[in-house]
RNA sequence: CGGGUCGGCUAGACCAUCGCGGCGCCGUGAGGUGCCGAGGAAAGUCCGGGCUCCGCAGGGCAGGAUGGUGGGUAACGCCCACUCGGAGCAAUCCGCAGGCCAGUGCCACAGAAAACAGACCGCCGGCGGCAUGCCGGUAAGGGUGAAACGGUGGGGUAAGAGCCCACCAGCGCACCGGGUGACCGGUGCGGCUUGGCAAACCCCAUUCGGAGCAAGGUCGAACAGAGCACGUGUGAGGGCUGCCCGCCCGAGUGCUCGGGUUGACCGCUUGAGGCGCCGUGGCAACACGGCGUCCAGAUGGAUGAUGGUCCUUCGACAGAACCCGGCUUAUCGGCCGGCCCGCCCC
Numbered sequence: 001c002g003g004g005u006c007g008g009c010u011a012g013a014c015c016a017u018c019g020c021g022g023c024g025c026c027g028u029g030a031g032g033u034g035c036c037g038a039g040g041a042a043a044g045u046c047c048g049g050g051c052u053c054c055g056c057a058g059g060g061c062a063g064g065a066u067g068g069u070g071g072g073u074a075a076c077g078c079c080c081a082c083u084c085g086g087a088g089c090a091a092u093c094c095g096c097a098g099g100c101c102a103g104u105g106c107c108a109c110a111g112a113a114a115a116c117a118g119a120c121c122g123c124c125g126g127c128g129g130c131a132u133g134c135c136g137g138u139a140a141g142g143g144u145g146a147a148a149c150g151g152u153g154g155g156g157u158a159a160g161a162g163c164c165c166a167c168c169a170g171c172g173c174a175c176c177g178g179g180u181g182a183c184c185g186g187u188g189c190g191g192c193u194u195g196g197c198a199a200a201c202c203c204c205a206u207u208c209g210g211a212g213c214a215a216g217g218u219c220g221a222a223c224a225g226a227g228c229a230c231g232u233g234u235g236a237g238g239g240c241u242g243c244c245c246g247c248c249c250g251a252g253u254g255c256u257c258g259g260g261u262u263g264a265c266c267g268c269u270u271g272a273g274g275c276g277c278c279g280u281g282g283c284a285a286c287a288c289g290g291c292g293u294c295c296a297g298a299u300g301g302a303u304g305a306u307g308g309u310c311c312u313u314c315g316a317c318a319g320a321a322c323c324c325g326g327c328u329u330a331u332c333g334g335c336c337g338g339c340c341c342g343c344c345c346c
Stems, first nucleotide, its partner, number of pairs: 001342010012310007020037007039317001043328002046326005051212004058245004063208005068082005083097001084095004098203002103201002105197003120142002122138006150168006169193001171190008216266004225257006237249003273295001274293008
C1' cells in the first nucleotide's frame, strides 16, 4: 500500500419567528412561564417474561417445544466459553451437534446386486469339443452408481478371498494420564470389519395451564324485552389448548331475535430500568458496589412550517400506543479500532 475478517460509535447541528403534546409553577379567568418530547431497528409478532383476569384436586392420554458440555440470565429457541464436525492459506464463519445392535420406512435410474444381498465381463477347475456350450469354485481385477460389505504390502491357493501375517484405519473390551464436563491422548487384547437418511416416522432426556391493555377496573348515562330448549339434587350449566376419569361450584342456565351504552377516568410509564464515569471479580457473557442524571405517554392519535448558517452524512431504512430481554428482516453514509493474508521499502 492492497485485499479480507471481526468489533464499537453515529444516524445531522445551531440560531430566529410562529405552531404541537405532557408535567410543574403563577393566574378568578383568558393566559403566561420553566423543563421534557420517536428508533437502531420504533418493523416482523418469531421466542421469553413482567403485569391483569379465570383456574389451582388431582391423575391419565394426546399434542407442542428444545436437543454436545459448562456457565450467564427473571427466563428463553437468547448470549458467552469450550468440545466435536464442516468451509477457508488464515483471521474467522457455519452446524441439520442425544439415539440407526428398540422397531418401521426410504435410497430413483444405472447395475449381477443397495441390507443382509450379489455374478454381467473376467479368473480357475472338470466334462464335451471345430466352435457354440454345460457343471463347479471365486469376489482379488474390470464395469454401473452419490454410495458396492476395510486399505497397503507379503504369504498362500487350481484361481482367489482377513484364508494367514505385518503395518494402518475403524469398532469392541480392559486399563493409564489430562479435563468440572462434553471430550482428548496413550498401552494392551480381539472377532477381523456389514452403508446413508431421525430437518424420516420413532425412541430417549428436559420442558409446557389459558387468554390478553380491545387484559382488567372505577364513575356516569340510557334502555325493552320476546321466543324456544334443558334444569332446580334423577344436577341444566360452569371450572376457557384437546380428550377421558375424578373432584368442586351450582339455581337458573344455554341458543335465537331485538333494545340501550360507543361518555369520563384509572391502568399509563420509577423500570428484572436506561445513560455517563469509576472500582472489584471473571478468558468472556456477566455479577457486585460507588457517584451523577427522571429520561415521551397520545387516544380522529403530539415533533411541523419559514428563513439563515454550518457539516464527516446532500441525508437511506423508516414514527412509540402496557412495559421489558432477545432473535430476524430493511438500510444512505461518516468515524474508530483489533486480527489475518499478499506486495514493496528499511